[in-house]
RNA sequence: AAUUGAAAAAGGCAAACCUGAGGAAACUCAGCGACGCAAAGCUAUAGGGGCUAAAUUGUCAUGACAAUAUGCCAGCCAGUUGCCGAA
Numbered sequence: 001a002a003u004u005g006a007a008a009a010a011g012g013c014a015a016a017c018c019u020g021a022g023g024a025a026a027c028u029c030a031g032c033g034a035c036g037c038a039a040a041g042c043u044a045u046a047g048g049g050g051c052u053a054a055a056u057u058g059u060c061a062u063g064a065c066a067a068u069a070u071g072c073c074a075g076c077c078a079g080u081u082g083c084c085g086a087a
Base pairs, nucleotide, nucleotide: 005084012037013036018031019030020029021028022027035075041080042079043078047077048076049073050072051071055068056067057066058065059064060063
């Protein structure tokens, strides 16, 4: 340096539920709480994938349906940086 995650230490993050706030929604933030995580750190016009449809357009006709991200997801893969340490 590359591969790698045994034992250990120092610490870190925080799913679901519930409460409050924002939002059309997806979802986000705060509190509570730990399902889990060796990158559950960061990156969302500018790799793939997923969610939502306010608005717009179209069809039927006054309220539905369909399409679309300009809205989101990094705890889906990916990219990138990085703590500790045996083999």
This is a predicted structure of an 87-nucleotide RNA (c-di-GMP-I riboswitch aptamer) from Neobacillus kokaensis. The source organism's lineage runs through Bacteria, Bacillota, Caryophanales, Bacillaceae and Neobacillus. Model confidence (mean pLDDT): 84 of 100.